[in-house]
Molecule: c-di-GMP-I-GGC riboswitch aptamer
Organism: Clostridia bacterium
RNA sequence: UACCGAAAAGGCAAACUCGUCGCAAGGCGGGGACGCAAAGCCAUGGGUCCAGCUACUGGAUCGCCAGGUUGCCGAAG
Repeated sequence: UACCGAAAAGGCAAACUCGUCGCAAGGCGGGGACGCAAAGCCAUGGGUCCAGCUACUGGAUCGCCAGGUUGCCGAAG
């Protein structure tokens, strides 16, 4: 340093709910924790969803999969 994931310090926050933005999918903030070693970031490929319509265009989802990129700690091996 890399794989790996014991311990420690912490971190994030599903469903649901309140408010708000949006035609919608869904986003943001508060509450709340199902879980997560990247549940940090990126819409690049695929998947799924929404809108307009049948040609495709635009949007959403990174807590769907893959990939890229950055990062905390230091046990066994």